[in-house]
This record gives sequence, structure tokens and C1' cells, in this order.
RNA sequence: CCCCCCAUAGCUCAGUGGUAGAGCAACGGACUUUUAAUCCGCUGAUGGAGGUUCGAUUCCUCCUGGGGGGACUA
Repeated sequence: CCCCCCAUAGCUCAGUGGUAGAGCAACGGACUUUUAAUCCGCUGAUGGAGGUUCGAUUCCUCCUGGGGGGACUA
């Protein structure tokens, strides 16, 4: 320098154009002598800026960050 992939909740991941979800964690409650376990409830997110569209997490461009491969140098 070139190419490819990834970015969604505190963490690990779903979601390929119309409602943002799961598990774990955190918080509150029930139960228990207490803790743990179990059960119920609740909080919490689409990396940034544009574009396409009636409508974008989803499609396109650029930027930022991370990962992989290649090239060059020696």
C1' cells in the first nucleotide's frame, strides 16, 4: 500500500426493508433462619456522518475502531 470480514444491552450472540430479541449479568420482589438455588418483575443497545426508500440494524458511500490475508522493504 491492496483485498476480505466484523461493529446490536455490562458480556456472548440472533435479527437480510415495516414490532429491536435471547442467554448470562445487574436491580427489585417472592421463597428461605441466612446464603445459594428456584420463581416473578424490571432496567438497559443498532460505532459516527451522509445517501436510497413511504419506511433502514438491514441496501450504497465515506470515516473511526478491531481481526485476517497479501504485497513491498530488509